The part of an RNA shown here (small-subunit ribosomal RNA, central domain) has 350 nucleotides and comes from Trichopus zeylanicus subsp. travancoricus. The coordinates come from a structure-prediction model, not an experiment, and the mean pLDDT is 86.
Context: one part of a larger RNA
């Protein structure tokens, strides 16, 4: 290298853009680079092989022939693949009409609960636990009952539901704004599809600097359990959690399953949405296209499972794996404020 392979055994980059590259729809034509065939040169000799011959046989030795391949030349072929030319519309997109949504950014209201605060009331415990005990409270808590501020998250609705490329988005109204999906008839005319590098965007945490600071709450202090308890429980409680501008580039960034494209039994569901039929109307019924579930054939599969959303049948690109440890270490270089992240061995040892 050829070959096996990636849910769950070693293996899909967290996620999308896209650059070289690699593959690429349908008819017609040129042309003959790729590609088959012939055919000539040449690939020394020795080796290997195939007939034969020589040493008593073999091992060896020796004559003479010959496959496969390579690499130039030529000479006609033209299906396929490139190439030149012209054209199509089934992919692909642009336009138009419509539709549904927690898609994103922004800015403006809204109510419940919480806490702290101030008044009335009242007057001895609250709170907490398994069980107490730290705390709170006669300087009037707790419970009630009025005004006031603050910050955070938005109950029901709500669903195996929607929506984004993932991360993810949910009180409510505006505003700008990106996408899917569906219809009819137009318009382009292959524009596609992965995509090494690059680039963009990435929960939570942690970081810088400025704000906020109601709850809860690392760290810490005290009470308790316990032999002890650096924990579980419980009384406080600071960082942070919120905003704003950067930073970091990771997660069990999971569907543990790259993306595209096509084909392959049905059944039930639920969500846009055309269309038929119906109806006063709304529903119900058939039915076509997406999307998202649940269940079962064939088929795969080491089993568990998967099953038109495939882990089935094919086709293309692209990442990644090679027995455990040692190790995601070392050492190096890139970046990062920094903590680290990225890429990433080996001896040795089972």
């Nucleotide at each position: 290298u050829u070959g096996g392979g990636c849910a769950u055994a070693a293996a899909g980059u967290g996620u999308c853009u896209g650059u070289a590259g690699g593959u690429g729809g349908c008819u017609u034509u040129u042309c003959a680079a790729g590609u088959a065939c012939g055919u000539c040169g040449u690939c020394a000799a020795a080796u290997c092989u195939c007939a034969g011959g020589g040493c008593u046989c073999a091992a060896c030795c020796u004559u003479g022939g010959a496959c496969a391949g390579g690499c130039g030349g030529u000479g006609g072929a033209a299906a396929c693949u490139a190439c030149c030319a012209a054209g199509c519309u089934a992919g692909a997109g642009u336009a138009u009409a419509g539709u549904a949504g927690g898609g994103g950014c922004a800015g403006a209201a809204g109510g419940a609960a919480u806490u702290u605060c101030u008044g009335g009331c009242g007057g001895a415990g609250c709170g907490g636990u398994g069980a107490a005990a730290u705390g709170c409270a006669u300087a009037g808590a707790g419970a009630u009952u009025g005004a006031a501020a603050a910050g955070a998250a938005c109950a029901c609705c709500a669903g195996u539901g929607g929506u984004g490329a993932a991360a993810g988005c949910a009180c409510u109204c505006u505003g700008c704004u990106a996408g899917g999906c569906u219809g009819a008839c137009a318009c382009u005319g292959a524009c596609a599809c992965u995509g090494a590098g690059a680039g963009a965007u990435g929960a939570a945490a942690a970081c810088u600097a400025g704000g906020g600071a109601a709850g809860a709450a690392a760290a810490u202090g005290g009470g308790a359990u316990u032999a002890g308890a650096u924990a579980c429980c419980c009384c406080a409680g600071u960082a942070g959690u919120c905003c704003u501008a950067g930073c970091c580039g990771u997660a069990a960034a999971u569907g543990a399953u790259g993306g595209a494209u096509a084909c392959u039994a049905g059944g039930c569901a639920c969500u846009a949405u055309g269309u038929g039929u119906a109806u006063c109307g709304a529903c119900c019924c058939g039915u076509g296209c997406a999307a998202u579930g649940c269940u079962a054939u064939a088929g795969c599969u080491a089993a568990c499972a998967c099953a038109u959303u495939a882990a089935g049948u094919a086709u293309c690109c692209c990442a990644c794996c090679u027995g455990g440890g040692g190790a995601g270490u070392a050492c190096a270089u890139u970046c990062a404020c920094a903590g680290g992240a990225a890429u990433g061995a080996a001896a040795c040892u089972c």